[in-house]
Context: one part of a larger RNA
RNA sequence: CUGGGCGUAAAGCGCGCGUAGGCGGUUUGAUCAGUCGGAUGUGAAAUGCCCGGGCUCAACCUGGGAACUGCACUUGAAACUGUUUAACUAGAGUGUGGUAGAGGGAAGUGGAAUUUCCGGUGUAGCGGUGAAAUGCGUAGAUAUCUGGAGGAACAUCAGUGGCGAAGGCGGCUUCCUGGACUAACACUGACGCUGAGGUGCGAAAGCGUGGGGAGCAAACAGGAUUAGAUACCCUGGUAGUCCACGCCGUAAACGAUGAGAACUAGACGUUGGGAAGCUUAGACUUCUUGGUGUCGUAGCUAACGCGAUAAGUUCUCCGCCUGGGGAGUACGGCCGCAAGGUUAAAACUC
Numbered sequence: 001c002u003g004g005g006c007g008u009a010a011a012g013c014g015c016g017c018g019u020a021g022g023c024g025g026u027u028u029g030a031u032c033a034g035u036c037g038g039a040u041g042u043g044a045a046a047u048g049c050c051c052g053g054g055c056u057c058a059a060c061c062u063g064g065g066a067a068c069u070g071c072a073c074u075u076g077a078a079a080c081u082g083u084u085u086a087a088c089u090a091g092a093g094u095g096u097g098g099u100a101g102a103g104g105g106a107a108g109u110g111g112a113a114u115u116u117c118c119g120g121u122g123u124a125g126c127g128g129u130g131a132a133a134u135g136c137g138u139a140g141a142u143a144u145c146u147g148g149a150g151g152a153a154c155a156u157c158a159g160u161g162g163c164g165a166a167g168g169c170g171g172c173u174u175c176c177u178g179g180a181c182u183a184a185c186a187c188u189g190a191c192g193c194u195g196a197g198g199u200g201c202g203a204a205a206g207c208g209u210g211g212g213g214a215g216c217a218a219a220c221a222g223g224a225u226u227a228g229a230u231a232c233c234c235u236g237g238u239a240g241u242c243c244a245c246g247c248c249g250u251a252a253a254c255g256a257u258g259a260g261a262a263c264u265a266g267a268c269g270u271u272g273g274g275a276a277g278c279u280u281a282g283a284c285u286u287c288u289u290g291g292u293g294u295c296g297u298a299g300c301u302a303a304c305g306c307g308a309u310a311a312g313u314u315c316u317c318c319g320c321c322u323g324g325g326g327a328g329u330a331c332g333g334c335c336g337c338a339a340g341g342u343u344a345a346a347a348c349u350c
Stems, first nucleotide, its partner, number of pairs: 003322004007304002012318001014201004021194003025088003029084003033081002035077004040072003049065006091191001092188004096183004103177007110154001115149003119145003125136002162169002206247006215241002220236004258317006266295012278282001299306002323350003332343004
């Protein structure tokens, strides 16, 4: 190398776009590079194999044959692959009319609540816990009423509901903008799939500069608990959480399940379209199509389970695994302001 695998045993890159490469729909003609047949040359001898011979046998020696599955050249075949010619419309895409949506970016704006400040009423407690204490309060708190300020998040609607490639997205309005679905036609005519490198996006935390800071809250302080309590509980509280710009590039980034395509019983929900039917305008039924769920047949699976949204039956392409520890570590490279990330061993040991 030839294998066997990747939901949970080791193993699917966090997710897109895309270069090279790999793979690629239907029909026709041409070509003959791949492919297949024939001929010729070559493929040293020895070894090995087959049939013989010689040492009393064997090892050993020796004669002949086949083989040497290869290469070169030549001559044919034309189905398939390739190349090329001409076409096609079932893949892919474009146009037209509609539909749903927390898809993205920017600006503006609303109410509830917390906190705080001014003022009014009012008086001795409040707060907190398993129980307490620290804490706040006669300098008038807590409670309650009016007014002001400021920041952050958007109750109900709300739904195994929706949208997005993933991360993720939720008050309302406006502007800019991406994608999807659907109906009937028209158009382009294979324009496709995957994707090593590459490139972009990428929760939270963290970092840089400048703002902002209500609540919450690592660190920290105090009070409890306890044998101790560097915790769990309580009172406070700074980074941070928020905004702008720039980094970081990782997560149980999970469906622990790569992408695309085809095929293979059903039943019941739900969501977005479309069509038809009828008792008639329904909170209806049937069919169809795109999502999203539950159960389940065949089949698969070590089992659990999966089961048209496959982990079934197949094809194409990429990524990854190969006993445990050492170790996702060391060294080196690349990236980063740093934190660190990425690539990634060995000795040794069981």
The prediction has a mean pLDDT of 90. The part of an RNA shown here (small-subunit ribosomal RNA, central domain) has 350 nucleotides and comes from an uncultured prokaryote. Its Rfam family is "Bacterial small subunit ribosomal RNA". The RNAcentral record of the full RNA draws on ENA.